[in-house]
Context: one part of a larger RNA
RNA sequence: CACCGCCCGUCGCUACUACCGAUUGAAUGGCUUAGUGAGGCCUUUGGAUGCGCGGCCACGGGGCGAAAGCCUGGUGCGCUGCGCAGAAGCUGGACAAACUUGGUCAUUUAUAGGAAGUAAAAGUCGUAACAAGGUUUCCGUAGGUGAACCUGCGGAAGG
Numbered sequence: 001c002a003c004c005g006c007c008c009g010u011c012g013c014u015a016c017u018a019c020c021g022a023u024u025g026a027a028u029g030g031c032u033u034a035g036u037g038a039g040g041c042c043u044u045u046g047g048a049u050g051c052g053c054g055g056c057c058a059c060g061g062g063g064c065g066a067a068a069g070c071c072u073g074g075u076g077c078g079c080u081g082c083g084c085a086g087a088a089g090c091u092g093g094a095c096a097a098a099c100u101u102g103g104u105c106a107u108u109u110a111u112a113g114g115a116a117g118u119a120a121a122a123g124u125c126g127u128a129a130c131a132a133g134g135u136u137u138c139c140g141u142a143g144g145u146g147a148a149c150c151u152g153c154g155g156a157a158g159g
Base pairs, nucleotide, nucleotide: 003133005130008126009125011123014119015118016117017116019114020113023110025109026108027107028106029105030104031103032102034100035099036098039095041093042092045089049085050084051083052082053081054080055079056078057076058075059074061072062071063070064069136157137156138155139154140153141152142151143150144149
């Protein structure tokens, strides 16, 4: 830059922010009903295998003995009896990881759509306010209207 001024709201576009939100949405975590349940532990047993002791049988050694025989000590992947230790497996029990299906709580998160706020040069419709702004303005209240607004009642003057 001074009325060819200033300036108000709806609508429309763009961007951002938070909200609601069908999806019986999704994920993670805590607690938990029910079910399944590894695992070790205890328990009922089990008895592979090993060791010790004894008896019999077989085969050797040594001693005594004239012999019969007696004594002594070995070996057997021979038989048998007793005792000890004892693996796998079996029975039951309590504990219990984990999993499945639900419940509940917390946190995070996707989304059609909805309804707001903010921003801004500029877009649309008007022209509400600022001059007596062309119906003085403003406040309270009620009703109404594309929008600024209009109308009724009461009040104020920053008429």
The part of an RNA shown here (small-subunit ribosomal RNA, 3' minor domain) has 159 nucleotides and comes from a metagenome.
RNAcentral holds the full RNA, with entries from SILVA.
It matches the Rfam family "Eukaryotic small subunit ribosomal RNA". For this family Rfam cites "Crystal structure of the ribosome at 5.5 A resolution" (Yusupov et al., Science, 2001). Rfam links the family to the GO terms ribosome and structural constituent of ribosome.
Its mean pLDDT, the model's own confidence on a scale to 100, is 80.